[in-house]
Molecule: ZMP/ZTP riboswitch aptamer (pfl RNA motif)
Organism: Pararobbsia alpina
RNA sequence: GAAACCCUGUGUGACUGGCGAUAGCGACUUUUUUCAAGUCCGAGGUGGGCCACCACCGUGAAGCGCAGGGGUGUUUUCAGCCGUUCGCCUGGGCAGCCAUG
Numbered sequence: 001g002a003a004a005c006c007c008u009g010u011g012u013g014a015c016u017g018g019c020g021a022u023a024g025c026g027a028c029u030u031u032u033u034u035c036a037a038g039u040c041c042g043a044g045g046u047g048g049g050c051c052a053c054c055a056c057c058g059u060g061a062a063g064c065g066c067a068g069g070g071g072u073g074u075u076u077u078c079a080g081c082c083g084u085u086c087g088c089c090u091g092g093g094c095a096g097c098c099a100u101g
Stems, first nucleotide, its partner, number of pairs: 005070008015060001017089005024041001026040005044057005080094003
């Protein structure tokens, strides 16, 4: 000095599912001074379907690229990341490793 790595900005962005439960300044009923109990709806929307999928919109989003700033130091190994409030599942993607074109 450069890279790894970290921060900020920006571009791009795969994947964004099913069931159940619960949340709820939700609804209704009973009781009614306060309060409490019960029932229903229910945590993406619309259309379709060969039903844990397809399309569009919305939401979240790792990773990849660019720019700027920072930039550690004994060595080695291991624990990966992304979509829901939680749980159980289904199907994927990304990073990493190997090989081929």